[in-house]
RNA sequence: CAAGACAAUGCCAAACCUGUCGUGAGGCAGGGACGGAAAGCUACGGAUCUGCAUCAGACAGCCGGGCUACCUUGC
Numbered sequence: 001c002a003a004g005a006c007a008a009u010g011c012c013a014a015a016c017c018u019g020u021c022g023u024g025a026g027g028c029a030g031g032g033a034c035g036g037a038a039a040g041c042u043a044c045g046g047a048u049c050u051g052c053a054u055c056a057g058a059c060a061g062c063c064g065g066g067c068u069a070c071c072u073u074g075c
Base pairs, nucleotide, nucleotide: 001074002073003072004071011036012035016031017030018029019028020027021026034061040067041066042065044064045063046062048058049057050056051055
C1' cells in the first nucleotide's frame, strides 16, 4: 500500500423484554444475540421518519462523503 476467509485474542450488539427521558420519530441503562471487518466517530449530500411544519427535530445497524483504527493475508 492492497485485499478480507467457513480464521481470530479481543470488540460492537438487531428484534424482543424491563426501567427511565421525550408530544413524537427516538435517546440512555440493564437483560438478550439477528448480525457486523469499521455495526468506531461525524447529520456534509441523498433517502426515510417525527412534530405545534416558511421552521425545529430523529436516524451513523439505509446509501454515499469525511476522519480514525484492531486482526489476518499478500506485496